[in-house]
Context: one part of a larger RNA
RNA sequence: GCCAACGAGUUACGGUAUGCAGCAAGGUUAAGAAGUAAAGCUUCGAAGCCGCAGCGAAAGCGAGUCUGAAAAGGGCGAAGGAGUUGCAUGCCGUAGACCCGAAACCGGGUGACCUAUCCAUGGGCAGGGUGAAGCGGGGGUAAAACCCUGUGGAGGCCCGAACCCAUGUCUGUUGAAAAAGGCUGGGAUGACCUGUGGAUAGAGGAGAAAUUCCAAUCGAACUCGGAGAUAGCUGGUUCUCCCCGAAAUAGCUUUAGGGCUAGCCUCGGACUUAGAGAAGCGGAGGUAGAGCACUGAAUGGCCUAGGGCCCUUCACCGGGUACCGAAGCCUAUCAAACUCCGAAUGCCGUAUUCUUAUGUCCGGGAGUCAGACUAUGUGUGAUAAGAUUCAUAGUCGAGAGGGAAAGAGCCCAGACCAUCAGCUAAGGUCCCAAAGUGUAGGUUAAGUGGGAAAGGAUGUGGGAUUGCACAGACAACUAGGAUGUUGGCUUAGAAGCAGCCAUACAUUUAAAGAGUGCGUAAUAGCUCACUAGUCGAGUGAUCCUGCGCCGAAAAUAACCGGGGCUAAACCUACCACCGAAGCUAUGGCAGCAGUAAAUGCUGGGUAGGGGAGCAUUGUAUACGGGUAGAAGCUGUACCGGAAGGAGCAGUGGACUGUAUACAAGAGAGAAUGUUGGC
Numbered sequence: 001g002c003c004a005a006c007g008a009g010u011u012a013c014g015g016u017a018u019g020c021a022g023c024a025a026g027g028u029u030a031a032g033a034a035g036u037a038a039a040g041c042u043u044c045g046a047a048g049c050c051g052c053a054g055c056g057a058a059a060g061c062g063a064g065u066c067u068g069a070a071a072a073g074g075g076c077g078a079a080g081g082a083g084u085u086g087c088a089u090g091c092c093g094u095a096g097a098c099c100c101g102a103a104a105c106c107g108g109g110u111g112a113c114c115u116a117u118c119c120a121u122g123g124g125c126a127g128g129g130u131g132a133a134g135c136g137g138g139g140g141u142a143a144a145a146c147c148c149u150g151u152g153g154a155g156g157c158c159c160g161a162a163c164c165c166a167u168g169u170c171u172g173u174u175g176a177a178a179a180a181g182g183c184u185g186g187g188a189u190g191a192c193c194u195g196u197g198g199a200u201a202g203a204g205g206a207g208a209a210a211u212u213c214c215a216a217u218c219g220a221a222c223u224c225g226g227a228g229a230u231a232g233c234u235g236g237u238u239c240u241c242c243c244c245g246a247a248a249u250a251g252c253u254u255u256a257g258g259g260c261u262a263g264c265c266u267c268g269g270a271c272u273u274a275g276a277g278a279a280g281c282g283g284a285g286g287u288a289g290a291g292c293a294c295u296g297a298a299u300g301g302c303c304u305a306g307g308g309c310c311c312u313u314c315a316c317c318g319g320g321u322a323c324c325g326a327a328g329c330c331u332a333u334c335a336a337a338c339u340c341c342g343a344a345u346g347c348c349g350u351a352u353u354c355u356u357a358u359g360u361c362c363g364g365g366a367g368u369c370a371g372a373c374u375a376u377g378u379g380u381g382a383u384a385a386g387a388u389u390c391a392u393a394g395u396c397g398a399g400a401g402g403g404a405a406a407g408a409g410c411c412c413a414g415a416c417c418a419u420c421a422g423c424u425a426a427g428g429u430c431c432c433a434a435a436g437u438g439u440a441g442g443u444u445a446a447g448u449g450g451g452a453a454a455g456g457a458u459g460u461g462g463g464a465u466u467g468c469a470c471a472g473a474c475a476a477c478u479a480g481g482a483u484g485u486u487g488g489c490u491u492a493g494a495a496g497c498a499g500c501c502a503u504a505c506a507u508u509u510a511a512a513g514a515g516u517g518c519g520u521a522a523u524a525g526c527u528c529a530c531u532a533g534u535c536g537a538g539u540g541a542u543c544c545u546g547c548g549c550c551g552a553a554a555a556u557a558a559c560c561g562g563g564g565c566u567a568a569a570c571c572u573a574c575c576a577c578c579g580a581a582g583c584u585a586u587g588g589c590a591g592c593a594g595u596a597a598a599u600g601c602u603g604g605g606u607a608g609g610g611g612a613g614c615a616u617u618g619u620a621u622a623c624g625g626g627u628a629g630a631a632g633c634u635g636u637a638c639c640g641g642a643a644g645g646a647g648c649a650g651u652g653g654a655c656u657g658u659a660u661a662c663a664a665g666a667g668a669g670a671a672u673g674u675u676g677g678c
Stems, first nucleotide, its partner, number of pairs: 001678006011095013026050003032044004036039001054061002064076004098236002101233001105226006116200009125190001127159003130155001134151006163187003168183004202218001204214003211220001239613006249262005263368002265365007275356005280350004289341001290339002295335003300330003306324002308321004313315001371396007379388002401412003416588004421584003427578003430563003436575001438574006449565001455550002459547010476534005482507003487501003513528001517526002589603005614667001616664010632651005638645002
């Protein structure tokens, strides 16, 4: 891992509701007793319980009673009668209460053959080195001290085997080993190592102290018991079909992943049209917008209290001010907590009309309290987030089908079943790939289409306004582009061209600025404006707009699904076709309504509610089958809407079926399920 078997809402008592049955203002027995055909059967047995009357704390009174001074008021009752017993089912309570699962807590015991410490009694430590005290001799001293030398053999001394330990590293890591092996390393006469026997026990012992050890277990051992501890947590919970079908919200919660009540679902009963939507009509309101009349914010100006500064015999007064500036006026603005105003929607009501079919109450049973995205209106955030908090709607959740290449939440559309029939939606129609290489008119040249901004540009289409132009424009070419004058000032210089001032200077002219740019130290030089000629028809400027271009750098080719496309791209208009579980057609099943027919409507579905069945084992009754072959097993093209049920053949070798009713150890794929087999 697979297969097989086992494996989870039970039972008792009480309560409550529903169904059925008995009796009924009553209902019912319990223990016990008697009887018998021995079934736990029949008959006795009103003790007790519930109901028939309530009110009061109670005494008590009673269709009333309590409170109270009260005949008042008020509270609870009566008036207005249905219960009770049994069985079955749903749910609740008390019990382990659907099953498995803790870590833990408590009690009684068992452990110191591992290990910690201690006690008693034994054992062990190759070899080498160093050379303390003491002592002898010598020196030395007044005597000592002290020095030298010899002897001596001390030490938690040195090196290093046994022995004990474990520093570093490698291997090992389903190991040879649940801690080892290799190399290396520490101690090795000591606080040393070790044998045997003994002591200390879990609310404890021991501890050169690490929460370390106490039998591979230690922040409290192991074992049995309380015990099925508790688990608001995780997992699991076994046949079928039919009808309906949620919630992820509010309030409260030592509450936030749990609960309770309400909301939303379902089933039964009652009422019997109350409900929903649209039109019309009648209402309340202060949002969007707008506005500045209030409250605030806020631009410029005018005016003007007050202040600053300056002037002034500085004492007052007075004067000035390109300083600040309340209020006021004009002007231009802003606001969720501003409003002189003010919609659309939505909300409330509705005698009227239309379309629909709900609605309310009482009672039984729930589930839900983590929601997600999309669109719109706000807040928070950064006018970030697949962010977060609300509101309104949709979808998913609990929704399959078609489209979006692929895709919970987007677009289309809500799947009862069958059909080798038709029509459409979104989206599509060159090929992959069903359907147009469709029609008409335009645009794009960028593979734009098929990713992006500020910004940039004689890309190109459309529109508008305007300048110049056959008295010759624009471009190009030829020629001119002068004089007073080097304008004045400044300056070393400043001559059109560093800078400042003037600039409608004036003259000659076809025209020529006191000069557009380059250039020089300054001149010079080149050029422009402007003019004439040559040429011969359009040429400039500005604005609006369609489609394009650049801006454009990321890690596999990778921003059309692909091929590929110049339309098979984009815009406008039109025709045809394809396309879904939508709609239609034909047949069928079921639910609800309906009077039986007819007929109409309905049948996606998680949590969940309700209904109807299938199968298994046993019991009772009735009737059957079986050695001329039962059950079981194997095979099989049959029947039924499903769970399922037959027939036949083989195998097998002794039991077993059908109908009705009853009772359950009553259905397996999941629980890191349990046991067995492979």
This is a predicted structure of a 678-nucleotide part of an RNA (large-subunit ribosomal RNA, domain II) from Caminicella sporogenes. The prediction has a mean pLDDT of 87. Its Rfam family is "Bacterial large subunit ribosomal RNA". RNAcentral holds the full RNA, with entries from MGnify. Taxonomically the source falls in Caminicella (Bacteria, Bacillota, Clostridia, Peptostreptococcales).